[in-house]
RNA sequence: AGCGAGGGUAGAGAAGAGUCCGGAAUCAUCCGGCACCGAAGGGGCAAACGGCUGGAAGGCGUUUCCACCGCGAAUCUCUCAGGUAACAGGACCCUGCCCUCCAG
Numbered sequence: 001a002g003c004g005a006g007g008g009u010a011g012a013g014a015a016g017a018g019u020c021c022g023g024a025a026u027c028a029u030c031c032g033g034c035a036c037c038g039a040a041g042g043g044g045c046a047a048a049c050g051g052c053u054g055g056a057a058g059g060c061g062u063u064u065c066c067a068c069c070g071c072g073a074a075u076c077u078c079u080c081a082g083g084u085a086a087c088a089g090g091a092c093c094c095u096g097c098c099c100u101c102c103a104g
Stems, first nucleotide, its partner, number of pairs: 002102001004101008013092001018034001020033005035084003041080001042078003049070003053067005
């Protein structure tokens, strides 16, 4: 010292989906059922990349193609978890401060 990268912390913003059914005498709340949502967390995969793998081609190479295996992102997808008044939580985004790395 920065239109840099990563992390921590504090603050601002931040969506979706049940006025459903039954039970606990009623409300709150809890339990069960059905329906629904995706933006905590978690799972799935495309290209690319890789392979003491198999097959084919070939100009015989550190080659090419196909298959298989591994790896493989998301706001995509699943809905395990979570959620479906408010509160809380909330991916993501903005700002301040701090730490580490890096260009100069």
Predicted 3D model of a 104-nucleotide RNA (Glycine riboswitch aptamer) from Longilinea sp. Of the family's consensus pairs, 90% are formed in the model. NCBI's taxonomy places the organism under Bacteria, Bacillati, Anaerolineales, Anaerolineaceae, Longilinea. Rfam family: Glycine riboswitch aptamer. Rfam's curators write: This family represents the bacterial glycine riboswitch. Glycine riboswitches usually consist of two metabolite-binding aptamers domains with similar structures in tandem. The sequence was found by an Rfam model in a public genome assembly.